[in-house]
Context: one part of a larger RNA
RNA sequence: CUGGGUGUAAAGGGUGCGUAGGCGGGAUAUCAAGUCAGACGUGAAAUCCAUCGGCUUAACUGAUGAACUGCGUUUGAAACUGGUAUUCUUGAGUGAGUCAGAGGCAGACGGAAUUCCCGGUGUAGCGGUGAAAUGCGUAGAGAUCGGGAGGAACACCAGUGGCGAAGGCGGCCUGCUGGGGCUUAACUGACGCUGAGGCACGAAAGCGUGGGGAGCAAACAGGAUUAGAUACCCUGGUAGUCCACGCUGUAAACGAUGAUUACUAGGUGUGUGGGGAGUGACCCCCUACGUGCCGGAGUUAACACAAUAAGUAAUCCACCUGGGGAGUACGGCCGCAAGGUUGAAACUC
Numbered sequence: 001c002u003g004g005g006u007g008u009a010a011a012g013g014g015u016g017c018g019u020a021g022g023c024g025g026g027a028u029a030u031c032a033a034g035u036c037a038g039a040c041g042u043g044a045a046a047u048c049c050a051u052c053g054g055c056u057u058a059a060c061u062g063a064u065g066a067a068c069u070g071c072g073u074u075u076g077a078a079a080c081u082g083g084u085a086u087u088c089u090u091g092a093g094u095g096a097g098u099c100a101g102a103g104g105c106a107g108a109c110g111g112a113a114u115u116c117c118c119g120g121u122g123u124a125g126c127g128g129u130g131a132a133a134u135g136c137g138u139a140g141a142g143a144u145c146g147g148g149a150g151g152a153a154c155a156c157c158a159g160u161g162g163c164g165a166a167g168g169c170g171g172c173c174u175g176c177u178g179g180g181g182c183u184u185a186a187c188u189g190a191c192g193c194u195g196a197g198g199c200a201c202g203a204a205a206g207c208g209u210g211g212g213g214a215g216c217a218a219a220c221a222g223g224a225u226u227a228g229a230u231a232c233c234c235u236g237g238u239a240g241u242c243c244a245c246g247c248u249g250u251a252a253a254c255g256a257u258g259a260u261u262a263c264u265a266g267g268u269g270u271g272u273g274g275g276g277a278g279u280g281a282c283c284c285c286c287u288a289c290g291u292g293c294c295g296g297a298g299u300u301a302a303c304a305c306a307a308u309a310a311g312u313a314a315u316c317c318a319c320c321u322g323g324g325g326a327g328u329a330c331g332g333c334c335g336c337a338a339g340g341u342u343g344a345a346a347c348u349c
Base pairs, nucleotide, nucleotide: 003321004320005319006318007303008302012317014201015200016199017198021194022193023192025088026087027086028085029084030083031082033081034080035077036076037075038074039073040072041071042070049065050064051063052062053061054060091191092188093187094186095184096183097182098181099180103177104176105175106174107173109171110154115149116148117147118146119145120144121143125136126135162169163168206247207246208245209244210243211242215241216240220236221235222234223233258316259315260314261313262312263311266294267293268292269291270290271289272288273287274286275285276284298305299304322349323348324347331342332341333340334339
């Protein structure tokens, strides 16, 4: 390289948008680049192969033929691919109507709770544990009532419920805004799919500057436990967690399952639309899109997957090629740093 693979054995990029490229729906006409057929030229010799011959044989060697699968010129064919032109509507998109939603951003507001402060009542404990102690408390704690401050998170509803490309999103209201489904079939007429590079987004932790700081809590301190205890348990507690702006760019970023399209038995839930029949509500039937469970064929090493495929096919991208060394070294690129990304070899089993 070919081949075979990528849910769990090595292997799907964290996700999207999109450039080049690759691939691409129906009909008609035409061109003839690809494709196919014929002819001609060329494809040096040697080598290789076949046959016959020469050295006693063989190696070696002479002759003849085939071959040189290629390239060029030319004459044709027109199914397929491709080009051009015209056209179509089912792919794709637009319009009209309608619907659901923690989709995003910004700004207001709300109640419960914790903590702290002030005041009232009130007295000796509170707290914590397996048991304790550190700790708090007669300078009046804890408990309870009233008032106030401040920050963070939004109980119930809540659901293998919903929305989002993924990360993710949950009190309530308002404004701005993205996407999706269904019905319709008015419009465009292949405008599509994928996507190396590229660009954007991207949990938590971390970083920079400035705020904020209730609770929680790395580090740290103390008390226990223990042979020890740099832990598990307890009392405290700083970064951080929160906000704004900027950076970082990684995760078991998981469905460990790339995207798109078509096809292939069923059963049973659930969410949101549309239609039908009909009624007392409500239920029933059909259908579309989403989301679960079970299960057949088929697939699979097995487990399992099974119309939301890991089945049957097609297109495009990414990735794998024994374990360790190693996601390391070196170099490049990126970053304020932490580090990220790309990514070996010796050696060894």
The part of an RNA shown here (small-subunit ribosomal RNA, central domain) has 349 nucleotides and comes from a metagenome.
The coordinates come from a structure-prediction model, not an experiment, and the mean pLDDT is 87.